Model confidence (mean pLDDT): 77 of 100.
This is a predicted structure of a 138-nucleotide RNA (FMN riboswitch aptamer (RFN element)) from Pacificoceanicola onchidii.
[in-house]
RNA sequence: GCCUGUUCUCAGGGCGGGGUGAAAUUCCCUACCGGCGGUGACAGCCCGCGAGCGCCUUUUGCGUAAAACCGAAAGGGUCAGCAGAGACCGGUGAAAUUCCGGCGCCGACGGUGAAAGUCCGGAUGGAAGAGAACCAAC
Repeated sequence: GCCUGUUCUCAGGGCGGGGUGAAAUUCCCUACCGGCGGUGACAGCCCGCGAGCGCCUUUUGCGUAAAACCGAAAGGGUCAGCAGAGACCGGUGAAAUUCCGGCGCCGACGGUGAAAGUCCGGAUGGAAGAGAACCAAC
């Protein structure tokens, strides 16, 4: 140096102003935010990945003639459904749906005096992945 494995560390941002109302950081106007890897050049909306919900499996409670339905716990990441949004317009360039200018769009689940990307909660969790140390082989 390369490469195998182990351990450890890290790993998400955002409601400021105004309006209505009994009540809204949830509605309306405005504002604000953008995980990870890839891509000829920097990406929320190009390709893919992640958490959450769902779904499936097992166990179990309830229930039943036996089941189903409903609840709880554990497991599964190719089951990929919710899962999303710009082949937008113009400019620079060898190269940009990534930069610059303009216009537009998207955002899990549960909770809540009223409907939430921004509040509270699961979460002192998990994780795409990033980094460090060490081990063995060459």
The organism belongs to Pacificoceanicola, within Bacteria.